[in-house]
Context: one part of a larger RNA
Molecule: large-subunit ribosomal RNA, domain VI
Organism: Methylacidiphilales bacterium
RNA sequence: CGCUGGAGACUUGAGGGGAGCUGUUCUUAGUACGAGAGGACCGGAAUGGACGCGCCUCUGGUGUACCGGUUGUCACGCCAGUGGCAUCGCCGGGUAGCUAUGCGCGGAUGGGAUAACCGCUGAAAGCAUAUAAGCGGGAAGCCCACCCCAAGAUGAGGUCUCCCGAGAAUUUAAUUCUCCUAAAGAGCCGUUCAAGACCAGGACGUUGAUAGGCUGGGUGUGGAAGUACAGCAAUGUAUGGAGCUUACCAGUACUAAUGGCUCGUGCGU
Numbered sequence: 001c002g003c004u005g006g007a008g009a010c011u012u013g014a015g016g017g018g019a020g021c022u023g024u025u026c027u028u029a030g031u032a033c034g035a036g037a038g039g040a041c042c043g044g045a046a047u048g049g050a051c052g053c054g055c056c057u058c059u060g061g062u063g064u065a066c067c068g069g070u071u072g073u074c075a076c077g078c079c080a081g082u083g084g085c086a087u088c089g090c091c092g093g094g095u096a097g098c099u100a101u102g103c104g105c106g107g108a109u110g111g112g113a114u115a116a117c118c119g120c121u122g123a124a125a126g127c128a129u130a131u132a133a134g135c136g137g138g139a140a141g142c143c144c145a146c147c148c149c150a151a152g153a154u155g156a157g158g159u160c161u162c163c164c165g166a167g168a169a170u171u172u173a174a175u176u177c178u179c180c181u182a183a184a185g186a187g188c189c190g191u192u193c194a195a196g197a198c199c200a201g202g203a204c205g206u207u208g209a210u211a212g213g214c215u216g217g218g219u220g221u222g223g224a225a226g227u228a229c230a231g232c233a234a235u236g237u238a239u240g241g242a243g244c245u246u247a248c249c250a251g252u253a254c255u256a257a258u259g260g261c262u263c264g265u266g267c268g269u
Stems, first nucleotide, its partner, number of pairs: 001152001005163007015149004021049007033038001051106005059100004066093005071086006110144003117137004164268001165179005170173001180266001185263004189205005210256003213252005220244002226239005
């Protein structure tokens, strides 16, 4: 821009894409078969490999915004307690998120038409013949079925809901003019997100829990500071599962989402 008024939702599926793999074990059954050695079809069940999709409960990784330990040095006047720098100084752990080596799921099943191949009936050709007429069976393959995209499918589909004034003139036209109006809805802007390069998409904007803060909880760390006691001291013990605690879960208008502006018209070849 189009889809023949505009708008908000929900859809149909022409067409396109994806997937399609397979081992082993048990059972049937040491059965059929076979002198024996050996050893099935058919059917049923379990468990794997590789591949794919999704996820983070578990096991781990990461986690330079969390907690602790510790070396050197500088600073806060000193002690104590802290902070800066040294690859995050180094080291031990670790929430959310993201992750695989972790977890879940998938290939199925069924139908249709067939290939090689196997048949029924059956003449030409009194026989025979699956074929000439006619009728069946038959593949991991083909078409459906399963998953995803999809009406720019210009053949532009469908359903539901919402919205929209008067008057005048003439050359009577998809005509011109005047006044009034600016709908439904959308955008701008802001607070943002398990959405994201930007854009887009989702949530929210006081009739409000959208983000921050605060409060409570969770999680992590692992026993704070101060004080007291024990010890010559290093240090230990008690107060006390202490103190601190990011991205997590809730609650709560304290802060910020203010006011507003723009587009979109008037019943539609």